[in-house]
Context: one part of a larger RNA
């Protein structure tokens, strides 16, 4: 390479959007590029293969045949693919009517707690631990009452509940705004799926400039522990954590499971619609569509397990893997202010 694979053995891109490309619903007509059939020409010889023959045999050699799976020209076929024309509605989308939601952004606002400040009461302790000590306190702490300030986070509700493409999203109110679901009809008429490159989004930490700073807390200091203790425990404490703008672009970015479509036993929760029945706005039973869990058959699987939310059965497209170490390193390129990111070897070694 062919192939075989990618939940856990190596392997799904962090997620979207969409360009090229690849792939593509139903019916009819045309065409004949692909496709299929015939003919002709060509496909050197030698060699390989088959049948003979010649050297005593073989190797070797000679004759004949087959084959050369290909290409070109030409004559046909028209199912499938392509192209083209006309139509269709089931894929996709639009309109209309409803619905749920921590989806996003901006502004405002609320209470509890914490710390600090002021004042009152009050007196000798407080704090902390396995036990202590450092620390705080007669310059009046801790506790308690009243008042004030600040920043950050939103107890209960809260739920294998909901929303979002992922990262992620949680007090309340208003405004702006994205997506989704259900239902009845109408409309467009394949407008679709995937997606290299590109573009955008992207936790935490980190970086730049300017604010902010209550609590927490890398670094750091002290106290303990210990043989030591550059730790675990304690007392402090700076970056940071918060906001605005810009950068970084990585994570066990995980369901360790790419996206789409179709098909393939059931059972039982829960969530959002629609609908039928039961006296029914609340409740119950059934049907149906969309989510989200658990159990389980066939099947699959090395096993664990998965099992209509597939890891089953198929098709389409993308990404990725190919023994361990060396190494996600070196070099080069590229991005970045930097930290570093992306791409990504080899020698050598087992």
């Nucleotide at each position: 390479c062919u192939g075989g694979g990618c939940g856990u053995a190596a392997a799904g891109g962090g997620c979207g959007u969409g360009u090229a490309g690849g792939u593509g619903g139903c019916a009819a007509g045309a065409u004949a590029a692909g496709u299929c059939a015939g003919a002709u020409g060509u496909g050197a010889a030698a060699g390989c293969c088959c049948c003979u023959u010649g050297c005593u045999u073989a190797a070797c050699a000679a004759g004949g045949g087959a084959a050369c799976u290909g290409c070109a020209u030409u004559u046909g076929a028209a199912a499938c693919u392509g192209u083209u024309u006309u139509g269709c509605u089931u894929g996709a989308g639009u309109u209309c009517g409803a619905g749920a939601g921590a989806g996003g952004g901006u502004a405002g606002u609320g209470g509890a707690a914490u710390u600090c400040c002021c004042a009152g009461u009050g007196u000798a302790g407080c704090g902390g631990u396995g036990a202590a000590a450092u620390g705080c306190g007669u310059a009046g702490a801790u506790a308690u009452u009243g008042g004030g300030a600040a920043g950050a986070a939103c107890a209960c509700c809260a739920g294998u509940a909901g929303c979002g493409a992922a990262g992620g999203c949680g007090g309340c109110u208003a405004c702006c705004u994205g997506g989704c679901u259900c239902g009845c009809a109408a409309c467009u008429g394949a407008c679709a799926c995937u997606a290299a490159u590109g573009c955008g989004c992207g936790a935490a930490a980190g970086c730049g400039u300017g604010g902010g700073g209550a609590g927490c807390a890398a670094a750091c200091a002290g106290g303990a522990u210990u043989a030591g203790a550059u730790a675990c425990c304690c007392u402090g404490g700076u970056a940071g954590u918060c906001c605005a703008c810009g950068c970084u672009g990585u994570a066990a970015a995980c369901g360790a499971u790419g996206g789409g479509c179709a098909c393939u036993a059931g059972g039982u929760g829960u969530u959002g619609g629609c609908u039928u029945c039961g006296u029914a706005u609340u409740c119950g039973a059934g049907g149906u569509c969309g989510g989200u869990g658990c159990c389980g058959c066939a099947g699959c699987a090395a096993a664990c397990g998965c099992a209509u939310u597939a890891a089953g059965u198929g098709c389409c497209c993308c990404g990725c893997c190919u023994g361990g170490g060396g190494a996600g390193u070196a070099c080069g390129a590229u991005c970045g202010c930097a930290a570093g990111g992306u791409u990504g070897a080899a020698a050598c070694u087992c």